[in-house]
Model confidence (mean pLDDT): 89 of 100. Predicted 3D model of a 329-nucleotide part of an RNA (large-subunit ribosomal RNA, domain IV) from uncultured Micavibrio sp. Lineage of the source: Bacteria > Bdellovibrionota > Bdellovibrionia > Pseudobdellovibrionaceae > Micavibrio.
Context: one part of a larger RNA
């Protein structure tokens, strides 16, 4: 000096991006336990006593014919030690907020999560030789020794409360009509050649599938969900009114949000001080309704902030113990 440990006055998170690492709690009976809340929990919440031997009384199981042996509860009295769950295993607590409901599952070997998954839910295709996949345009097979309460493909993602508007644009269903059209049918004509029959070439008009166009529907399909000016007896705002353009002009809820640039917004609370936090306000650069929208009890090796305990994380280091590193041999 490095690594592992033990111990530490006074203070106690001042350390640091952050209490990172360390401490503290920790057993077992008794007492007590809050907001919430899906009535299950929350909860070992939280915060308190007791604990070791000794002696007496009383009493409970279990064994035994019985003496009685073991073994526990209760009350009373005593006894020692710094320390009585004496060692070793062995919860630190509580409060707010975000995300996901939960247990699960993942980057073997830098990422355990808010990411996958789910149970719930919604659409949609499949009437069975199903629909969907493998396979060589097979033959087989899986689907399924199922059969619409089945299977497949897609999105949401427990529960509550709810899920507006737009079908114009591009999917996607449906449509006996019209246009447009491939091969092909069709053959008015023209051409070449020939004396001529003929050969050959070339060819309007019409006929003519899907599929486009066209007509309707569909958004829990893929999306989308506006300017701009003027207006109340202070001011300021603007219920109101015009005006231009859209398929329609963002509803409900929620809002400086994992979203908000300006931004450390303003304003209130926590501090002697707070770019985080938490409550509110709306001026939403650019939330917003199963690409879900707002809440939410339980859970979370998840992320924010506070607060008690606690401590060498720090003020500020110090010393012991083990293995090395140095020096000597």
């Nucleotide at each position: 000096u490095u690594a592992u440990g033990u111990u530490g006055a006074a203070g106690g998170a001042a350390c640091u991006c952050g209490g990172c690492a360390a401490a503290u709690u920790a057993c077992a009976c008794c007492c007590g336990u809050a907001a919430c809340u899906u009535c299950g929990g929350a909860a070992g919440a939280a915060g308190g006593g007791u604990g070791a031997c000794c002696c007496a009384u009383c009493u409970g199981c279990a064994c035994g014919c019985a003496a009685g042996u073991g073994u526990g509860a209760a009350u009373g009295g005593g006894u020692g030690u710094c320390a009585c769950a004496a060692a070793a295993a062995u919860g630190g607590g509580g409060g707010u907020a975000g995300c996901g409901a939960c247990u699960g599952u993942u980057u073997a070997u830098c990422a355990a999560a808010a990411a996958c998954a789910c149970a719930g839910g919604g659409c949609u295709c499949u009437g069975c030789g199903a629909a969907a996949u493998c396979g060589g345009u097979a033959a087989g097979a899986u689907g399924a020794c199922g059969u619409a309460u089945a299977g497949g493909g897609u999105c949401u993602g427990a529960c509550u409360c709810c899920u507006g508007c737009c079908c114009g644009g591009u999917g996607c269903c449906g449509g006996a009509a019209g246009g447009u059209u491939a091969a092909a049918a069709g053959g008015a004509g023209a051409u070449g050649u020939u004396a001529a029959c003929g050969c050959a070439u070339u060819g309007a008009a019409u006929u003519g599938a899907a599929g486009c166009c066209c007509c309707g529907g569909u958004a829990a399909a893929c999306g989308g969900c506006g300017g701009c000016c003027g207006u109340a007896a202070c001011u300021a705002u603007a219920a109101c009114g015009g005006u231009c353009c859209u398929a329609a002009g963002g509803u409900a809820g929620c809002g400086a949000a994992a979203u908000u640039c300006c931004u450390u917004g303003u304003c209130g609370g926590g501090u002697a001080a707070g770019u985080u936090c938490c409550g509110a306000c709306c001026u939403g650069c650019a939330c917003g309704a199963a690409u879900g929208g707002a809440g939410u009890a339980a859970c979370g090796a998840c992320u924010u902030c506070c607060c008690c305990a606690c401590u060498g994380u720090c003020u500020c280091c110090a010393a012991c113990a083990u293995a090395a590193a140095c020096u000597c041999a």